[in-house]
Context: one part of a larger RNA
RNA sequence: UCGUGUUAAGGGAACUCGGCAAAUUAGCCCUGUACCUUUGGAAUAAGGGGUGCCUGCCUGGAGAGCAGGCAGGUCGCAGUGACAAGGGAGCUCUAACUGUCUAAUAACAACAUAGGUGACUGCAACUCCGAAAGGACUAGUAUAGUCACUGAUUCCUGCCCAGUGCGAGUAUCUGAAAACCGAGCUCAAUCGGACGAAGGACUCGUAAACGGCGGGGGUAACUAUGACCCUCUUAAGGUAGCGUAGUACCUUGUCGCUUAAUUGGCGACUUGCAUGAAUGGAAUAAUGAGAGCUCUACUGUCCCUAACACGAAUCCGUUGAACUUUUUGUCCUGGUGCAGAGACCAGGGACUCCUAAAGGGAAGUGAAGACCCCGUGGAGCUUUACUGCAGCCUGUCAUUGGGUUACGGUGUAGCUUGCGCAGAGUAGAUGGGAGGCGUCGAACCGUUCCUUCCGGGGGGCGGGGAGCCACCGAUGAGACACCAUCCUUGCUAUGCUGUAACCCUAACUCGACGAGAGGACACUGAUAGGUGGGCAGUUUGGGUGGGGCGCCACACCCUCGAAAAAAUAUCAAGGGUGCUCUAAGGUCGACUCAGGUGAGUCGGAAACUCGCCGGAGAGUGUCAAGAGCAAAAGUCGGCCUGACGCGAAUCCACACAGCAAAGGUUCGCGAGACGAAAGUCGGAUCUAACGAACCGAUAUGCCCUGUUGGUGAGGGCUAUCGACGACAGAAAAGCUACCCCGGGGAUAACAGAGUCGUCGCCGGCAAGAGCACAUAUCGACCCGGCGGCUUGCUACCUCGAUGUCGGUUCUUUCCAUCCUGGCCGUGCAGCAGCGGCCAAGGGUGAGGUUGUUCGCCUAUUAAAGGGGAUCGUGAGCUGGGUUUAGACCGUCGUGAGACAGGUCGGUUACUAUCUUUUAGGAGUGUUCGGAGUCUGAGGGUAAGAAGGAAAUAGUACGAGAGGAACUUUCCUUCGUCGCCUCUGGUCGAUCGGUUGUCCGACAGGGCAUCGCCGAGCAGCUACGCGAUAAGGGAUAAAAGCUGAAUGCAUCUAAGCUUGAAACCCGCCCUGAAAAGAGACUCCGUUGAGGGCAUCGGUAGAAGACCGGUUUGAUAGGCCCGGGAUGUACGCACGAAGGCAACGACGUGUUCAGUCCGCGGGUACUAACGCCCGAAUG
Repeated sequence: UCGUGUUAAGGGAACUCGGCAAAUUAGCCCUGUACCUUUGGAAUAAGGGGUGCCUGCCUGGAGAGCAGGCAGGUCGCAGUGACAAGGGAGCUCUAACUGUCUAAUAACAACAUAGGUGACUGCAACUCCGAAAGGACUAGUAUAGUCACUGAUUCCUGCCCAGUGCGAGUAUCUGAAAACCGAGCUCAAUCGGACGAAGGACUCGUAAACGGCGGGGGUAACUAUGACCCUCUUAAGGUAGCGUAGUACCUUGUCGCUUAAUUGGCGACUUGCAUGAAUGGAAUAAUGAGAGCUCUACUGUCCCUAACACGAAUCCGUUGAACUUUUUGUCCUGGUGCAGAGACCAGGGACUCCUAAAGGGAAGUGAAGACCCCGUGGAGCUUUACUGCAGCCUGUCAUUGGGUUACGGUGUAGCUUGCGCAGAGUAGAUGGGAGGCGUCGAACCGUUCCUUCCGGGGGGCGGGGAGCCACCGAUGAGACACCAUCCUUGCUAUGCUGUAACCCUAACUCGACGAGAGGACACUGAUAGGUGGGCAGUUUGGGUGGGGCGCCACACCCUCGAAAAAAUAUCAAGGGUGCUCUAAGGUCGACUCAGGUGAGUCGGAAACUCGCCGGAGAGUGUCAAGAGCAAAAGUCGGCCUGACGCGAAUCCACACAGCAAAGGUUCGCGAGACGAAAGUCGGAUCUAACGAACCGAUAUGCCCUGUUGGUGAGGGCUAUCGACGACAGAAAAGCUACCCCGGGGAUAACAGAGUCGUCGCCGGCAAGAGCACAUAUCGACCCGGCGGCUUGCUACCUCGAUGUCGGUUCUUUCCAUCCUGGCCGUGCAGCAGCGGCCAAGGGUGAGGUUGUUCGCCUAUUAAAGGGGAUCGUGAGCUGGGUUUAGACCGUCGUGAGACAGGUCGGUUACUAUCUUUUAGGAGUGUUCGGAGUCUGAGGGUAAGAAGGAAAUAGUACGAGAGGAACUUUCCUUCGUCGCCUCUGGUCGAUCGGUUGUCCGACAGGGCAUCGCCGAGCAGCUACGCGAUAAGGGAUAAAAGCUGAAUGCAUCUAAGCUUGAAACCCGCCCUGAAAAGAGACUCCGUUGAGGGCAUCGGUAGAAGACCGGUUUGAUAGGCCCGGGAUGUACGCACGAAGGCAACGACGUGUUCAGUCCGCGGGUACUAACGCCCGAAUG
């Protein structure tokens, strides 16, 4: 010193994030018990009283070593006497409750829960596991099972179906494969059509599905507010409630209560950044190791520490690790240096070694930083990222058979239908054709069926009983009777086939493998479409004064930067491009602009015409800029298409070498345009206006490919088009705080460094105000510095880690001084102030709220100063905040998740090697060895600091009110040093009381924290007591003397005098290792002196120090004194009672007994012995 315990006067939470920890309370009996309430609770509420032992008696009981009670006696500080054993109350939040959870940092408000609601499910169920077989749910069957949300109870649960889901429907649209039809000369690939499932479009429903639930303006007779009105807009515009909240940024909102004081708490208000109704809203008794606040009790949490016990540490003995270790190890200050040095430089310090302790430094040890960034690193998770795969839905085919009906398709046979106008009339087309039909019943009539262009046409039945139609004529493009073939419409029969519905049984399935049920379905397989984070693989750019957000400085063009060749960077400055134009192109010819001025009908500043001046001030496609341009490159006109084909070289273009596209320039060949010609022309006056390969499309021809030919198909060459703007060009979204790896101080957060805009301080000038007056005081604009505290900037050190806010503890330092000291000015009468100068010796405190630093507030005070020391200080503490993992709310996000938003909870490692510091020792040196006494170079210091009162003095001053000082005295507070007489604390010295139990009883003891309780000497202590100067020297600011420079003046220049808590002494401590190592006295081989050992303590961790050692009171013992406790054992007597036995207890013996680390005395016991030790002359 630490750990675990014990105790503390006075105060009583002042401690602190917070009563953390500790203390209090405690059992049983009696009494008594509030708010609230779901009537069960709350409740051991709270509060109050009792409790031992003894004697006698009563009741219950068979009785008890049982239970309950009454009366009396009696002791103690204390009777659940030890052990064991709730502190209580009030308000709020939250979760209903008991329960569960992150084994090893989170026990919570999270999970669960009963209850509520929705969805699915009829059993071969839904759901789930599995590749399947098979299995769970399920020996269950809708009062059941599964899934999802909410989360007892009470009161409730508003509006929105536009979006996304989900469900239902669906005339129509879309919609794959197969089969069908067609094209493809046959065939095939292929293409087209029709048909058409699920799905989608579309319609409807659904929010206790995912979710969502506005803005502006005006308005009432004070003002304010706005019941009311207008308007925009939506799917609907937030209802009831609640509300500064676990949700409110501003915010410490405002008001009230609580407090001396409240960033807290409670109650209200409420404009709610960003409340709100089963993502449940509000209320709520009970419950809670949940969160916040208050009161009471209680206390060492604190003021302010102290003492004690045991253990550790320390010392001795035995045994005996680990971490760590580049080389090393004598430092301090300043500097330097990759900007934080024991090792470098300078100065200072510094003999060698050991022990204990502290923990400032070694940017200490520990862990290739978890934050941050980077990596064409990883993983987990999400989704309307990309691409897939299970699963599910659906079509077709196979397994797979028989039949009926209806409706289609198609083939065959038969029948039927066919109306423009004109024409008597309903003329399908062509051909033949002059006759055809009729008692096997014509015309006509009735009735009925089908059809219709409403005129009629066709058929059946009955009557009827002999004719009817055509040719001809008319009309017309076409002429009818009848026959044949064909088209169109429809019907009938039949073959093939399809669709829909139904039936069957024999495949198949179920079924004690029975009856039977189901049944060509289902299952299964194949294939096709849809759906598909259920699962998987991946992607999710770069630049960047860190990264992200922003932006594009990512491809191009112009100017400037750019430093007069070229080239040249930045998220430097200023701009532009991703086109346009058949003329705005080619050529030939002609003309001259902008502006000004004079004149001219309407006519004006400006319309058009003429004259003059006008070198470019216009125009030149473009919101670029620069350059260029005048019989033009501008303006106007004519004719045209060179805005050509093929090819070569070259430039842009890189130090050298190589290079894509695009673009530019020159030339050759060909074909052209314009021009009389020379010539010009491969777009635009020049510099921007753009894109590889693969793939696809188009064009033109040519070539190649199967065993012959043809058609088709495929490939190649050439040209053009389709785009990659991240523009030399992947096919591509997010989260990670659950995270991981590799790296980086190439790059951020802390700290350092640099800088100092910002910040702080100072100054110059002095406009102004101060009644007049810049400078008593205040001081604008402008300007100049200093500091390195704020905040920035930079990215220089550190990412194989320098622990991050605040508090605490402890030390030191600066001064730009808060107080105290000395001065000056004053708009200083005095008192009290204001401003300034010198001055850093000392002091600078306690509380409320908050994690706070800061700030606000309270009461004191002489004053309650500002800074630095890695925002001093985590190998010193704390851990409230921030900043891991859990969880809630608001907001954002589809989501995973996110938030310098709020909220509850949440492991702080290290035995000290070196150095440093504080202490204690050993040795060497100091020239023989020693003992004692000194000197004092040097070092340290705060040893004192401040206040109050009285006298001075009601004086000076002042009209008064008021009201000093020098000096003297007495106190107080704080600090420092010492002490224990007193007071207080402690006191496992000691004494006493007492509970339980054990030693058979008594006596005397053991154990239970020393069992607990009462007292307590010595010692140690504070809360107690004592002490704690004056003065001298030299100065600061300042005040002066004399006194020139400057015949005056002047405190100064020479000289001199004063002048402060600061400086140096004085006082105190240390200090011969002060290498200049000191001085004096004395002793010493005839042994100075010292040591070991021994008895001890005025000393002490170990060493050391001090005392004694028989010539002795050093320790022990004994005696006496003094003191603590409080009256011993035994005996005698008494004692409530009781027949007695007995009997708690009392009195006397007894100021007794017991004990003592204290004082004195006394040799009874032990201090016996051994060794070292000094030289030259």